Large-subunit ribosomal RNA, domain VI from a Planctomycetia bacterium, 253 nucleotides, folded computationally. The prediction has a mean pLDDT of 88. The RNAcentral record of the full RNA draws on ENA.

[in-house]
Context: one part of a larger RNA
RNA sequence: UGCAGGAGAACUGCGAAGACGUGACUUUAGUACGAGAGGAUUUGGUCGCACGGACCUCUGGUGUGCCGGUUGUCGCGCUAGCGGCAGCGCCGGGUAGCUAUGUCCGGAACGGAUAAACGCUGAAAGCAUCUAAGCGUGAAGCCUUCUUCAAAAACAGUUCUCCCUAUCAGGCCCCUCGAAGACCACGAGGUGAUAGGCCAGGCGUGAAAGCGCGGUAACGCGUUCAGCGGACUGGUACUAAUCGGCCGACCGG
Numbered sequence: 001u002g003c004a005g006g007a008g009a010a011c012u013g014c015g016a017a018g019a020c021g022u023g024a025c026u027u028u029a030g031u032a033c034g035a036g037a038g039g040a041u042u043u044g045g046u047c048g049c050a051c052g053g054a055c056c057u058c059u060g061g062u063g064u065g066c067c068g069g070u071u072g073u074c075g076c077g078c079u080a081g082c083g084g085c086a087g088c089g090c091c092g093g094g095u096a097g098c099u100a101u102g103u104c105c106g107g108a109a110c111g112g113a114u115a116a117a118c119g120c121u122g123a124a125a126g127c128a129u130c131u132a133a134g135c136g137u138g139a140a141g142c143c144u145u146c147u148u149c150a151a152a153a154a155c156a157g158u159u160c161u162c163c164c165u166a167u168c169a170g171g172c173c174c175c176u177c178g179a180a181g182a183c184c185a186c187g188a189g190g191u192g193a194u195a196g197g198c199c200a201g202g203c204g205u206g207a208a209a210g211c212g213c214g215g216u217a218a219c220g221c222g223u224u225c226a227g228c229g230g231a232c233u234g235g236u237a238c239u240a241a242u243c244g245g246c247c248g249a250c251c252g253g
Stems, first nucleotide, its partner, number of pairs: 001152001005163007015149004021049006033038001051106005059100004066093005071086006111143002117137004164252001170247004174190005194240003197236005203229003210223005
């Protein structure tokens, strides 16, 4: 831009892509078969491997704006307490998120037409013959079935609702944001729980500072399962989503 007015939703599926794996054990059964040795077709059940998808409850990893320990040095006048720099200075842990080595799930079944193959009926050719007419059985393969995309499928599809009075049709800009994201797009919100703050909780660190007591001191004990706090959960309009602007018609070749 188109899809013969404009708009908001929900669909159909032409077609396309993906996927399609395989083993072992056991039951039938030491049965059929076989002199024996050996040893099934078939049927049911169980457990794996590889691959793929999703997820983070568990096990772990990471977690540079979380907590703690600690070395050197500089600064805050000094002590104490903090802060800067040194690969996050180094070290011990670690929430959310993201992750695999972690967890869950998947391949199926039914059906249709077939291949090789096996048949029925059956002539040409009084017989015979699966084939010439006709009718069956029959594969991890084909068409479906499963998952995803999908009406620019230009034969451009369907259904519902709304608007045609500059419109309490609709959309966008702008703004607050997002387990959405390169931008754009997508999704939530703009008087409402969108973000921040605050409150409560969870979770993480691991017992703050100050003061008291003990010790010559390093330090220990008590107050103290304290103090601190990124992303988590719930709540709460305190702050910010202000003021506004633009596009979009006149009933549709």